[in-house]
Context: one part of a larger RNA
C1' cells in the first nucleotide's frame, strides 16, 4: 500500500449487486423440510341439502344428492436425490494421469423375442381380547400388475467336446455337437370387419401403456496403480494375517477381504513406526514475478447425521428427517412400560468482540410420483433485518465586495474564514405526492382447423402445424409522466519528525499523549479547548489476521 464472512468508536440520504455462527460437530420448544399413483386393487364414510313414512310433533327409518369423494389399507414408483456441516481423515481421501482382459447400472433411447394355463393366502372389513399409552394379539370375509407352483423357451447363462481368426491375464468374433438352469400381468379408449346371441353386448380386433427375456446406447457407481499432498528426529526402528504361496469360503468385481495349510517374510535415514494440525480441488488475497498466505460465499470430489455397533429393504445405503442393539441426555407414565434426535428452513437458549425473519411463492428454473389434470418441493424464485461489502448517485448551480455582520487573531495598521454567507438568476437527480404502468409466460391442458401413421374404419389413439383460451410470488415493484419544492440529505480523523496541515488560550515531569523516535519541570506547533488548515467522505478511525 492492498485484503478481509469481520468486530469495536463515532457519524449516517438513496439504489442496484452481492454476503451474513469464523465461537459449543452445545442443547434445542414451536411450524414446515418427501410424498405421489383410482389408467395396479378391493372396500368406503359423515356433516349438510332435498324427500317419503310412522308417529310420541320431534325423534326414528327409508331414497336420492353429497359422492365412488374424503380418510384408512393392499400394491407400484420415490424416499440413495436435492438441503445441512467439516467432526473425523496425513489416506489411493484429494488432485493429475491411466487401467478394469477383474466389475455392476433402477429410470431413459434404440433394435428383437415374448406376454400361455392354474392356485393358495391376506390387509383393509366385522365380531371380540389385552394395554394408562405406545401399541399387540385371536375368529371370519375379500382382490390385485401383491405371493407360488405349471407349461413354453434361446441369439443368455454354466457345463462338457472339438476347430478356426484376433489378441491386452479371465477377452472378442465365429463353426458343430450334447446336456443343465431360468419368464410373464395385466390397464385403459375405440369398434363390430370376422364368430357368437341378434338391439348392442362377449369372445374379437385395435391402439397406447405395462410385464417378461435379450442384445446395445447413455448415464452414474465400484476397484486397481504412476506421480504429487503440513510440522516434530527433543518420534529410529516397526510388523504375526504381519509378508509371499496353494487351496477354498466371499463379493457385481481383483486382492490375507476372511479361513486353513506352508513359507520367513515385508517397511524403514530417499525417514518407516509414533505424535501434533488439518477435510482436499478450481479458487481467493497478495506480489512486477518467483513465491508466501488461505480453502467463507459459487463448483467438484470426500467424510459425518446424539454418541458406539449392526445389518435389513433395494438397481444404487450399510441411509440426516428408515430398522435393531448398547451408552448419554430429553421428556410422558396408571411405574408395568413408551417417546425423541434442527450439522434441512426459519426461531430459542448457551458460548461469544461476533453474524438475520418463527415472512410470500410454486409464477419461473429443476426435482419426486402420475397418461394426464394436477398434488407435493423452506430445492429454488423472491422479499425482509444489517453502511457487512463492492458499485452508482446524492446533499445544489452561476453570479454575487459596503470584502456585511459575526468568530479567530494582532506589531492594533490590519490579516483570515471569505465569494464563504445574505441578495438575484436558475436546476430538479434522490426522497415525498398523484397518475400510467411492464418483461419475466411459454410448454404443458382444453377447444376448433389441418397434415402424417396405425386400423376393416371417417372411431379411438399415437405423432406434427397454425389458431384461440387460462396461468406471475415478486407487486401497483422496476419504469414512465406530472406536481411542489433549495426545500429533507455530512461526517470522521488528523495537522513535532517519518507524513499533506499552525496559531492562541489552559496546564505546568501534573493532567495526559504516542505505531517509532519521543512530548509535558511556565512562553508545548506533540497534553485539553478555540480559530484556521490538511486528507478521506456516507462513510471516517482504531483492533485482529494474511501478503
Nucleotide at each position: 500500500g492492498a485484503a478481509u464472512g469481520a468486530a469495536c468508536g463515532c457519524u449516517g440520504g438513496c439504489g442496484g449487486c452481492g454476503u451474513g455462527c469464523u465461537u459449543a460437530a452445545c442443547a434445542c420448544a414451536u411450524g414446515c423440510a418427501a410424498g405421489u399413483c383410482g389408467c395396479a386393487c378391493g372396500a368406503g364414510a359423515a356433516c349438510g341439502c332435498u324427500u317419503c313414512a310412522g308417529c310420541u310433533u320431534g325423534c326414528u327409518g327409508g331414497a336420492g344428492c353429497u359422492a365412488g369423494u374424503a380418510a384408512a389399507g393392499u400394491g407400484g414408483c420415490g424416499c440413495a436425490c436435492g438441503g445441512g456441516u467439516g467432526a473425523g481423515u496425513a489416506a489411493c481421501g484429494c488432485g493429475u494421469g491411466g487401467g478394469u482382459a477383474a466389475u455392476c447400472u433402477a429410470c431413459c433411447u434404440c433394435c428383437g423375442a415374448a406376454u400361455u394355463g392354474g392356485g393358495g393366502a391376506u390387509a383393509a372389513c366385522a365380531c371380540u381380547g389385552c394395554g394408562a399409552a405406545a401399541g399387540c394379539g385371536g375368529u371370519g370375509c375379500u382382490a390385485a400388475u401383491a405371493c407360488c407352483g405349471a407349461a413354453u423357451g434361446a441369439c443368455a447363462u454354466c457345463u462338457c467336446a472339438g476347430g478356426g481368426a484376433c489378441c491386452u491375464c479371465g477377452g472378442u468374433c465365429u463353426c458343430u455337437a450334447a446336456g443343465a438352469u431360468c419368464a410373464a400381468a395385466g390397464g385403459u379408449g375405440g369398434c363390430c370387419u370376422c364368430u357368437a346371441c341378434a338391439u348392442g353386448u362377449a369372445a374379437g380386433c385395435u391402439a397406447c401403456u405395462g410385464u417378461u427375456u435379450g442384445g446395445a446406447g447413455a448415464u452414474g457407481a465400484g476397484c486397481c496403480c504412476g506421480c504429487g499432498u503440513a510440522c516434530c528426529a527433543u518420534u529410529a526402528g516397526c510388523u504375526a494375517g504381519u509378508u509371499g504361496g496353494u487351496a477354498g469360503g466371499g463379493u457385481a468385481a481383483u486382492g490375507g477381504c476372511c479361513u486353513a495349510c506352508c513359507a520367513a517374510g515385508g517397511c524403514u535415514u530417499c525417514g518407516a513406526u509414533g505424535g501434533u494440525u488439518a477435510g482436499c480441488u478450481g479458487g481467493u488475497c497478495u506480489g512486477a514475478g518467483a513465491g508466501g498466505a488461505u480453502g467463507a460465499u459459487c463448483a467438484g470430489c470426500c467424510a459425518c447425521a446424539c454418541u458406539g455397533g449392526a445389518a435389513c429393504u433395494g438397481a444404487c445405503a450399510c441411509a440426516c428427517g428408515g430398522u435393531c442393539c448398547a451408552g448419554a441426555c430429553u421428556c410422558c407414565u396408571a411405574c408395568g412400560g413408551g417417546a425423541g434426535g434442527c450439522a434441512g428452513c426459519a426461531g430459542u437458549g448457551a458460548g461469544g468482540a461476533a453474524u438475520u425473519u418463527u415472512g410470500c411463492g410454486c409464477a419461473a428454473u429443476g426435482g419426486g410420483g402420475g397418461a394426464a389434470a394436477c398434488c407435493c418441493u423452506g430445492a429454488c424464485g423472491c422479499a425482509g433485518c444489517a453502511a457487512c461489502g463492492c458499485c452508482g448517485c446524492g446533499u445544489g448551480a452561476g453570479u454575487g465586495a459596503u470584502g456585511a455582520a459575526g468568530g479567530c487573531u494582532u506589531u492594533c495598521g490590519g490579516g483570515u474564514c471569505g465569494u464563504a454567507a445574505a441578495g438575484c438568476u436558475c436546476u430538479g437527480u434522490c426522497a415525498a405526492g398523484u397518475g400510467g404502468g411492464a418483461a419475466g409466460a411459454a410448454u404443458a391442458u382444453g377447444c376448433c382447423c389441418u397434415g402424417u401413421g396405425a386400423u376393416a374404419a371417417u372411431a379411438c389413439c399415437a405423432u406434427g402445424g397454425g389458431g384461440c383460451a387460462c396461468u406471475g410470488a415478486c407487486g401497483g415493484u422496476a419504469c414512465c409522466a406530472c406536481u411542489g419544492a433549495a426545500g429533507g440529505a455530512a461526517g470522521c480523523a488528523c495537522c513535532g519528525g517519518c507524513u499533506a496541515a499552525c496559531u492562541c488560550c489552559g496546564u505546568g515531569c501534573c493532567a495526559g499523549c504516542a505505531g517509532c523516535c519521543g512530548c509535558g519541570g511556565u512562553a508545548a506547533u506533540a497534553c485539553g479547548g478555540g480559530g484556521g488548515g490538511u486528507g478521506c467522505a456516507a462513510g471516517c478511525g482504531u483492533u485482529a489476521u494474511u501478503c
The part of an RNA shown here (small-subunit ribosomal RNA, 5' domain) has 547 nucleotides and comes from a metagenome. Model confidence (mean pLDDT): 81 of 100. Rfam family: Bacterial small subunit ribosomal RNA. Gene Ontology terms of the family: ribosome and structural constituent of ribosome.